[in-house]
RNA sequence: CAUUAACGGCAGGGGCGCUUCGGCUGAGAUGAACCCUUCGAACCUGAUCCGGGUAACACCGGCGUAGGGAGCCAGGAUUGUUUCACU
Numbered sequence: 001c002a003u004u005a006a007c008g009g010c011a012g013g014g015g016c017g018c019u020u021c022g023g024c025u026g027a028g029a030u031g032a033a034c035c036c037u038u039c040g041a042a043c044c045u046g047a048u049c050c051g052g053g054u055a056a057c058a059c060c061g062g063c064g065u066a067g068g069g070a071g072c073c074a075g076g077a078u079u080g081u082u083u084c085a086c087u
Base pairs, nucleotide, nucleotide: 001080002079008073009072010071011037012036013035014034016031017024018023043068044067045066049062050061051060052059
């Protein structure tokens, strides 16, 4: 000098289904909660999709090395390069 982790600040993005109404799955099924912000499967398109399962459903898997998709600041562990001093 460069580099970035944890932590912090502000801001932004997203989904909310099924049901026999008892309930089921999940981080979250309208809570100022939950998740995600390019190292991006949070989420959308494909999809009135395909296979399996269920009372039923994006419930599980495929699709998916597919196409999209929302960020800045500070920080400075670690690491690298160069220079100087000493031995």